Transfer RNA from a Tepidisphaeraceae bacterium, 75 nucleotides, folded computationally. RNAcentral records the identical sequence in 2 taxa. RNAcentral holds the sequence, with entries from ENA and MGnify. The coordinates come from a structure-prediction model, not an experiment, and the mean pLDDT is 81.
RNA sequence: GGGCCGCUAGCUCAGCCCGGCCAGAGCGCCCGCCCGACACGCGGGAGGCCCGCGGUUCAACUCCGCGGCGGCCCA
Numbered sequence: 001g002g003g004c005c006g007c008u009a010g011c012u013c014a015g016c017c018c019g020g021c022c023a024g025a026g027c028g029c030c031c032g033c034c035c036g037a038c039a040c041g042c043g044g045g046a047g048g049c050c051c052g053c054g055g056u057u058c059a060a061c062u063c064c065g066c067g068g069c070g071g072c073c074c075a
Stems, first nucleotide, its partner, number of pairs: 001074007010027004020058001029045005051067005
């Protein structure tokens, strides 16, 4: 220098390909129930404007362009 992949909740990841539900799950966290107490279990809750900017569109996490960060491969 070239190619490919990834970036969404504190963590690990779905959702993207094919635009339209109020953006989801597990773990973790908080509260309650249970128990002599703890753990387990049960119920409830908080937490993300989806890496940034721009474009297309009635409508963008999703499509397009540029950029950033990380990873792999080639030279």